[in-house]
RNA sequence: GCGUCCGUAGCUCAGUUGGUUAGAGCACCGCUUUGACAUAGCGGAGGUCAGUGAUUCAAAUUCACUCGGACGUA
Repeated sequence: GCGUCCGUAGCUCAGUUGGUUAGAGCACCGCUUUGACAUAGCGGAGGUCAGUGAUUCAAAUUCACUCGGACGUA
């Protein structure tokens, strides 16, 4: 350089053929429980869905380009 795949919360990931609120587990914060800690229960915060543009009434989801990463190839 070329080809394939990937990029969603602090971490690991779901979200399937566009559709009405963007979610789970762990972690974090608060409360209850305890003499205290842990466990457990309840609640909460946290996201430009990598970026820009396009298509559409509507895009995390489709298309183009850019950026970053993994694998293959010379």

Description: Transfer RNA from Candidatus Photodesmus katoptron Akat1, 74 nucleotides, folded computationally. The RNAcentral record of the sequence draws on Rfam. It matches the Rfam family "tRNA". Gene Ontology term of the family: triplet codon-amino acid adaptor activity.